Record summary: A computed fold for a 347-nucleotide part of an RNA from a metagenome, annotated as small-subunit ribosomal RNA, central domain. The coordinates come from a structure-prediction model, not an experiment, and the mean pLDDT is 90. The full RNA is in RNAcentral, with records from SILVA. It matches the Rfam family "Bacterial small subunit ribosomal RNA".

[in-house]
Context: one part of a larger RNA
RNA sequence: UUGGGCGUAAAGGGCGUCUAGGCGGGGGAUUAAGUUAGAUGUGAAAGCCAUGGGCUCAACCCGUGAACUGCAUCUAAGACUGGUUCUCUUGAGUUCGGGAGAGGAGAGCGGAAUUCCAGGUGUAGCGGUGAAAUGCGUAGAUAUCUGGAAGAACACCAGUGGCGAAGGCGGCUCUCUGGCCUAGAACUGACGCUGAAGCGCGAAAGCGUGGGGAGCGAACAGGAUUAGAUACCCUGGUAGUCCACGCUGUAAACGUUGUAUACUAGGUGUUAGUGGCUUGUCCACUAGUGCCGCAGCAAACGCAUUAAGUAUACCGCCUGGGGAGUACGCCCGCAAGGGUGAAACUC
Repeated sequence: UUGGGCGUAAAGGGCGUCUAGGCGGGGGAUUAAGUUAGAUGUGAAAGCCAUGGGCUCAACCCGUGAACUGCAUCUAAGACUGGUUCUCUUGAGUUCGGGAGAGGAGAGCGGAAUUCCAGGUGUAGCGGUGAAAUGCGUAGAUAUCUGGAAGAACACCAGUGGCGAAGGCGGCUCUCUGGCCUAGAACUGACGCUGAAGCGCGAAAGCGUGGGGAGCGAACAGGAUUAGAUACCCUGGUAGUCCACGCUGUAAACGUUGUAUACUAGGUGUUAGUGGCUUGUCCACUAGUGCCGCAGCAAACGCAUUAAGUAUACCGCCUGGGGAGUACGCCCGCAAGGGUGAAACUC
């Protein structure tokens, strides 16, 4: 390369957006670049192949033919692809009605709990564990009541419930703001799909500067346990966890399943909406979200209209294990490190 693959065997990029590129709905006209057919020229010779012949055979050599699958020019065709043009509405989008939502950003507010502070009551214990001890407490703790302060998180509602591209999002109110669903009508008229680069977003931890610091709590200290115990358990406790701004750019970033479109039995829950009548514990439709299950697929497990089925388009990725996500180089980063990413050797 031909080919085969990517849920769990190696393999879907963490997610989005968009450029180039690739691919692209129905009808008419035109063009003739691709395409198809024919013709001409060329495609050196040798070689290969077929056939005939010459050396006693063969190797070798000679003749003829075929082939040289290509390129150029001309002519023709006009289905398909492409170009140009006219047009259509089903793909896509816009406007108007209605709707649900922890979607995002900012500001304000609330109650429960915790800790601390002050005061009252009150007295010898409290706390903690498998059992203890360290620890706290007669300088009055724990418990209980009143008042105050602070920070962080929002019980119940809560639901294989909702929203978001993913990461993720949960007290209440207000302001700003993105997306989605649904009904009918009108409008634009293929405006679409995918998407290398690029750009943006991206949990936690970590980093920089400045705040904040209740609880929790790496490190650390002590007490236990143990043969030891640099752990698991206990008492403390710094960074951190929180906020603002900036950086980092990773993850079992998982549905371990790329995106889009079409098609292919059903059954049963649930969320949001719409329609219907016979108003019901009803029926139907659309979009989502679960379970079960046929055909089909699959090595099996299982998947099964939310496909891992049947197809198309485009992107990403895989090619035995270790060495190794390492070394080197380059790019990015304040650093930590990240991205790209081998080989020797070995089994």